[in-house]
RNA sequence: AGAGUUUGAUCCUGGCUCAGAUUGAACGCUGGCGGCACGCCUAAUACAUGCAAGUCGAACGGAAACGAUGGGAGCUUGCUCCCAGGCGUCGAGUGGCGGACGGGUGAGUAAUACUUAGGAAUCUGCCCAUUAGUGGGGGACAACUCGAGGAAACUCGAGCUAAUACCGCAUACGCCCUACGGGGGAGAGGGCCUAUACUUGUAAGCUCUUGCUAUUGGAUGAGCCUAUGUCGGAUUAGUUAGUUGGUGAGGUAAUGGCUUACCAAGACUACAAUCCGUAGCUGGUUUGAGAGGAUGAUCAGCCACACUGGGACUGAGACACGGCCCAGACUCCUACGGGAGGCAGCAGUAGGGAGUAUUGGACAAUGGGCGCAAGCCUGAUCCAGCAAUGCCGCGUGUGUGAAGAAGGCCUGCGGGUUGUAAAGCACUUUCAAUUGGGAAGAAAGAUUUAGAGUUAAUACCUCUUAAUAUUGACGUUACCAAUAGAAGAAGCACCGGCUAACUCUGUGCCAGCAGCCGCGGUAAUACAGAGGGUGCGAGCGUUAAUCGGAAUUACUGGGCGUAAAGAGUACGUAGGUGGUUAAAUCAGUCGGAUGUGAAAGCCCCAGGCUUAACUUGGGAAUUGCAUUCGAUACUGUUUGACUAGAGUACAGUAGAGAGAAGCGGAAUUCACGAUGUAGCGGUGAAAUGCGUAGAUAUCGGGAGGAACACCAGUGGCGAAGGCGGCUGCCUGGACCAAUACUGACGCUGAGGUACGAAAGCGUGGGGAGCAAACAGGAUUAGAUACCCUGGUAGUCCACGCCGUAAACGAUGAGAACUAGCCGUCGGGGGCCCUUGUGCCUUUGGUGGCGCAGCUAACGCAAUAAGUUCUCCGCCUGGGGAGUACGGCCGCAAGGCUAAAACUCAAAGGAAUUGACGGGGGCCCGCACAAGCGGUGGAGCAUGUGGUUUAAUUCGAUGCAACGCGAAGAACCUUACCUGCCCUUGACAUCCUCGGAAUCCUUCAGAGAUGAGGGAGCGCCUUCGGGAACCGAGUGACAGGUGCUGCAUGGCUGUCGUCAGCUCGUGUCGUGAGAUGUUGGGUUAAGUCCCGUAACGAGCGCAACCCUUAUCCUUAUUUGCCAGCACUUCGGGUGGGAACUUUAAGGAGACUGCCGGUGACAAACCGGAGGAAGGAGAGGAUGAUGUCAAGUCAUCAUGGCCCUUACGGCCUGGGCUACACACGUGCUACAAUGGACAGUACAGAGGGCCGCGAAACCGCGAGGUGGAGCAAAUCCCAAAAAACUGUUCGUAGUCCGGAUCGGAGUCUGCAACUCGACUCCGUGAAGUCGGAAUCGCUAGUAAUCGCGAAUCAGCAUGUCGCGGUGAAUACGUUCCCGGGCCUUGUACACACCGCCCGUCACAUCAUGGGAGUGGGUUGCACCAGAAGUAGCUAGUUUAACCUUCGGGAGAACGGUUACCACGGUGUGAUUCAUGACUGGGAUGAAGUCGUAACAAGGUAGCCG
Repeated sequence: AGAGUUUGAUCCUGGCUCAGAUUGAACGCUGGCGGCACGCCUAAUACAUGCAAGUCGAACGGAAACGAUGGGAGCUUGCUCCCAGGCGUCGAGUGGCGGACGGGUGAGUAAUACUUAGGAAUCUGCCCAUUAGUGGGGGACAACUCGAGGAAACUCGAGCUAAUACCGCAUACGCCCUACGGGGGAGAGGGCCUAUACUUGUAAGCUCUUGCUAUUGGAUGAGCCUAUGUCGGAUUAGUUAGUUGGUGAGGUAAUGGCUUACCAAGACUACAAUCCGUAGCUGGUUUGAGAGGAUGAUCAGCCACACUGGGACUGAGACACGGCCCAGACUCCUACGGGAGGCAGCAGUAGGGAGUAUUGGACAAUGGGCGCAAGCCUGAUCCAGCAAUGCCGCGUGUGUGAAGAAGGCCUGCGGGUUGUAAAGCACUUUCAAUUGGGAAGAAAGAUUUAGAGUUAAUACCUCUUAAUAUUGACGUUACCAAUAGAAGAAGCACCGGCUAACUCUGUGCCAGCAGCCGCGGUAAUACAGAGGGUGCGAGCGUUAAUCGGAAUUACUGGGCGUAAAGAGUACGUAGGUGGUUAAAUCAGUCGGAUGUGAAAGCCCCAGGCUUAACUUGGGAAUUGCAUUCGAUACUGUUUGACUAGAGUACAGUAGAGAGAAGCGGAAUUCACGAUGUAGCGGUGAAAUGCGUAGAUAUCGGGAGGAACACCAGUGGCGAAGGCGGCUGCCUGGACCAAUACUGACGCUGAGGUACGAAAGCGUGGGGAGCAAACAGGAUUAGAUACCCUGGUAGUCCACGCCGUAAACGAUGAGAACUAGCCGUCGGGGGCCCUUGUGCCUUUGGUGGCGCAGCUAACGCAAUAAGUUCUCCGCCUGGGGAGUACGGCCGCAAGGCUAAAACUCAAAGGAAUUGACGGGGGCCCGCACAAGCGGUGGAGCAUGUGGUUUAAUUCGAUGCAACGCGAAGAACCUUACCUGCCCUUGACAUCCUCGGAAUCCUUCAGAGAUGAGGGAGCGCCUUCGGGAACCGAGUGACAGGUGCUGCAUGGCUGUCGUCAGCUCGUGUCGUGAGAUGUUGGGUUAAGUCCCGUAACGAGCGCAACCCUUAUCCUUAUUUGCCAGCACUUCGGGUGGGAACUUUAAGGAGACUGCCGGUGACAAACCGGAGGAAGGAGAGGAUGAUGUCAAGUCAUCAUGGCCCUUACGGCCUGGGCUACACACGUGCUACAAUGGACAGUACAGAGGGCCGCGAAACCGCGAGGUGGAGCAAAUCCCAAAAAACUGUUCGUAGUCCGGAUCGGAGUCUGCAACUCGACUCCGUGAAGUCGGAAUCGCUAGUAAUCGCGAAUCAGCAUGUCGCGGUGAAUACGUUCCCGGGCCUUGUACACACCGCCCGUCACAUCAUGGGAGUGGGUUGCACCAGAAGUAGCUAGUUUAACCUUCGGGAGAACGGUUACCACGGUGUGAUUCAUGACUGGGAUGAAGUCGUAACAAGGUAGCCG
């Protein structure tokens, strides 16, 4: 510090997710030791049991228990009992101090709290200091004794008694009150010692010491007040009657409406009152670079609470956790009458929960309470126990060790890896174990010695000093030593990317994984296991949570034209902000000082534990607040001045600016009249409709409503919406020029107010045209639409509502600054040899281009989206949703405000490349058109589908499968089926044994095969044997036309012989990419030329290759024969080399020449010459790529599968089936023909397991025959259409030949299933073919025959060959396919795309809902426990006073006020639930349509 994820790719926006750190954690797997920390976050739920607050005999009366001592009694002579408060002590009681601290918890509390800084009207036990005292009396009550009640708890009565308990009196330095006269108010002793008095005991004395009273001050602690800060909600906007203030009184420690009476009507609130929800606050903790965010366990400060609610008492302090009273709930005891209790103290229990410990030890230390002290108490505390809960440290060995062991895993079978890892060898012993030793935490206190002080005192007491014996829970401590032995000690997660780490096996969209993207459908580095690896390590992962990354709430530090986002517009309140200048002030601002900002923590430097964690000391920091002293530029405030902002007055200008009134013409429609006759109207085409009752058309005058052609213009005006005939009236704003005046009066603007298109609503008018709804006609599968004919609201006017629009420049208002150029509208000024439709300049609007700059890009660019300032509004992923609920507005429609649950990993912007379009432009092709001939109808052949079958083997399936693989299924082929057999196999290699190999033959069997018989004895040799070959055996293996063409190679088809496809360097762009390759021409062509930020190049095109067309040279047999000769008349022979031909090599054609067009080009058009002319004709040749195209059955091959079978051999059958459908063909339907007879002319091929001549036989297929020929020689071989002649005469025929019967031929082991051909006979359909569809542009179509491959035989198929030989092309509108450019796109699996809504099913959350049940709360009323205060003389009454009667005072009782619980009524609010119901979301293959994306087939969208 970033990364993954939207796309085919890119940039941006934007969310989601990850890597980090952390935790009082939990869960899973695992677990050696120690140190230091930490441990109910949930039920402030309920609690059994024990303990957690006592202490003081030096305050008191005393003596229940224990002990010692002394005495006594009994006796079992060492025990029991009794006596003695005389001693140590001490239960219960009186009294004092402490139970207000310490400990727990966080329910409540959004301010009676906390934080920081201040303040004045207060109190403060114990402590410190100061001053003054501590005199003299009195009366009780517990305990105790006696009696009584009760189950108990406990209570009542009578009597005795002490005090540091209680009460007067005296005194009063100071203190308090005061009306300034005066008045008021205290006390307590104890201890010690004995020289004094006296018998004890008391008195006196003493003071070291400790108490007590009063007072002043301090310290500490507490109470009160003020300011600042302190969560969310405005779908909480108004709240408040003791409320705000005053006066008097009361009350308090103290101020104060704290309380009360009276008076006034205030007080709080948009700087958020009130209400609702949530929450203890802070130092800090955690994260972060910081600013911030989250949090408030442990430790520390403050607050609140103590079963729930209320209340006071005591006290210095409480409205009191382990006190009291009352009410309530709950639990327990009970004799039913009544009582007891409060773990949110420490342990512990139950419950809750994912989840949190021992009913431990000790007061040794630190601290607290009491005490003079010893000491006692202390679940505070210190320790131990449990738990890997966290942090830190250590260990589980170290060195050596290659035969790179075995085993595992992988393998390309060679090996690699685990791996120096192990074993082995040599060492060490931390930790743990055992044994032994052994600190520090301890100082006090006690006793004794000495000294000092005090004193009469050597006594007591206090202080100092020395000595002595002691005080440790932890603790079997830390630490040290010894002993033995590698001995006792490693796991967890991950390994597709992010993210370090890869292979095998299993599984087969199953099982499963997953933080995000996503893996899994037979080769899964993603599931599961294994081997290996990576990371961390006594831990490792997962889950939960916080911060970070996230600049994803943006103060630091974001945005708003199109991604989410500028309010429809203006005016204006509060607020914010504000021109120049002078002075004053010092609030903001800046600086210094002081106080405070607790400690701990963080940071720095040192120190202590072996180290670290941990801890000790010091420092820094604590960014803050307050006080004070300064500075005065800027901001503020105050005062004064100015004119550049703003405004006013005066002169002009333009304008669809607004309002109301009047007027006008054109047009539509209607009614009337006239002319006139059969249609009009409407559409893609029609129909509905109108019209013979006279329409449409035409003319005339008339009525009525609405709108204002031309002018008219990116022209004008207005804040926006918007505004358009003409005239005047009334009225708002703007601009310009020159002067004068005011003197910052300005800008923005939350709330608020006004205006605000269309549609809509209300009332009343109006209504020509147009026109939702509606009706009819069409279209259509349907058509509740688009089209047509009608037509009502409405559109118009007046008044009143509504308040929204894609209300858009998708761009808030204002101000300043920042290159230019060209228009246009409204003003002003200037210039002139040119007076113009001129030029220059200035100002206000409104447009086009363009620089810098900005922007994700598109684009914006002085009218900014640039650079700055001020103010407002708005945004924070998509959907749910601008929806629900609530509120406000509205007559309604609805508007404004405005969520959540749930769900997805995207949604989106701009641009790029493609593809596509019922977008556009240009161009090409037998693509259409123009023609010729077919197919589709018939019969047959052949292939396919389907069906059938034991099997009808398999593959090919739009073009690009279907006379295709198959260039040839009777057996074989053959892969299929039936049946019979074989199992190292029909075939390959290796091993062992035997045998030559091989040939002939008999029997059984359908054959494979089985059982025999006979012949035969090879080659090399080192004499062992070896090489072929055959047989047998064993196991490694063979074998598979079994599966996967979606694992593959190779080969092939197709777009397409279409003209395209790319690269290097450069340039442009953030980038994908672009440029080049586009443009203007031209071409068959990305062919060439020109232009050009491109310049070049490659694969394609073309050319080079083959055939063919002309000529030349060479050659001349088997081919040829012009001339010569012979001839049997056949180039047969001699001969020839001219010609044809053959086959080698050359020539030729290049827009080369001429003319025209074109741009002076490329090129095109025409012409000449030429055998051939613009590629002469044909072929071979197939770019980058597309279709997971085809082929595992040509072959090869990974993986899987079978192995006495899915392999191998054989027989027979099948691939040839047959209601049917389709493709490709052949033959026909006839006279351009059939039949018969005759006569001509090819080319290219093939031939020895062959072609096979002549001759003869047969009607014929064919047979006999065997010349010739390995072929320019011989043979196949007859070419056929054609031509000549005859016949047939339009018919199911002298057409056509299917089918069937009979007889044959040939091939072959074999012709039945199932061959071809011949002859005789038979003579079906068919008379030119519906919708539709195919081929062809010249030697082509059409037509005619010939040959070859395969092949024993079998062709209508295929591949070739020649003969005869046309028609037509105006042209590119349309159909199909293709190329280039451009445009739109929501497509990219790319239109066979994408995608919307209803309905049906399932699941989920949510709204409404008659209601129902809880919680909280307002108001009104009832009620009123305990308690306090007031009143009260009913009852009782020790201290004081008394005139002795009583009084004062007090207690109890009664009553009033306040008030908790409770109750009634009525509201508000919130939660849960509810028959039914609404929409929403999600869910591989449901239904109906096709709304959107292309002009999406009616452009779309907003209201």

Source information:
Small-subunit ribosomal RNA from an uncultured prokaryote, 1503 nucleotides, folded computationally. The sequence is in RNAcentral, with records from ENA. It matches the Rfam family "Bacterial small subunit ribosomal RNA". Rfam links the family to the GO terms ribosome and structural constituent of ribosome. The prediction has a mean pLDDT of 84.